[in-house]
Molecule: Glycine riboswitch aptamer
Organism: soil metagenome
RNA sequence: CCGCGGGAGAGCAUCCGGCACGACCGGAUCGCCGAAGGCGCAACUCGCCCGGAAACGCUCAGGCAUAGGGACUGCGG
Numbered sequence: 001c002c003g004c005g006g007g008a009g010a011g012c013a014u015c016c017g018g019c020a021c022g023a024c025c026g027g028a029u030c031g032c033c034g035a036a037g038g039c040g041c042a043a044c045u046c047g048c049c050c051g052g053a054a055a056c057g058c059u060c061a062g063g064c065a066u067a068g069g070g071a072c073u074g075c076g077g
Base pairs, nucleotide, nucleotide: 001077002076003075004074005073006072011030013029014028015027016026017025018024031064032063033062037060038058039057040056044052045051
């Protein structure tokens, strides 16, 4: 890195419109989540420095029924 599997959290929110009347689409409004990504501190790493840098923090992004995604991970290559 690839394949198959496992994989949490948080409103099926409210209003308006559309509509095939659905848990869908668009806009607005609050409330939340953190485990895509991003950013920050710097735990940690390094003999030390340079450097790297978290599952900690922030929530820009993303997400809050199912699905999909999903850090990370088991097995195999």